[in-house]
Molecule: transfer RNA
Organism: Candidatus Tagabacteria bacterium CG11_big_fil_rev_8_21_14_0_20_41_11
Order: sequence, then C1' cells, then structure tokens
RNA sequence: GGGCGCUUAGCUCAGUUGGUUAGAGCGGUCGCCUUACACGCGACAGGCCUGGGGUUCAAAUCCUCAAGCGCCCA
Repeated sequence: GGGCGCUUAGCUCAGUUGGUUAGAGCGGUCGCCUUACACGCGACAGGCCUGGGGUUCAAAUCCUCAAGCGCCCA
C1' cells in the first nucleotide's frame, strides 16, 4: 500500500426482509429463602447502538466518509 471482517449495557454477544417500547447470558443492587454463607427464586438499575453525512414517512439495520481493533496479501 491492497483486500476482508468487527464496533449494540461493566463483560461476552443476539437483533431475520428498515416498522410495536432495543434484548439475552454473566456481572451489579434490593428482596425472599438460610442461624449464617453459598445455591436457588423474584424484582430493579444500567444503552440514545464508535463518530459525521446521505437515502427514506421511518435507520442499530441501507449507502458513503472517518476512527479504532483483528485477519490475510504485498
């Protein structure tokens, strides 16, 4: 220098063909249970989806530019 992939909650990841309120597991907080702890059960908090621009009535999702990370080629 060229090609490809990824970026969504503290972490690991879903999110179909654009359309109801953006979700799960782990973790966190609170409650129940227990003499107590752990396990188990229940509830809650936590995000404007890496950033800008565009298309559209409507974008996490499509297009484009940029940034970061990873892999391959040279």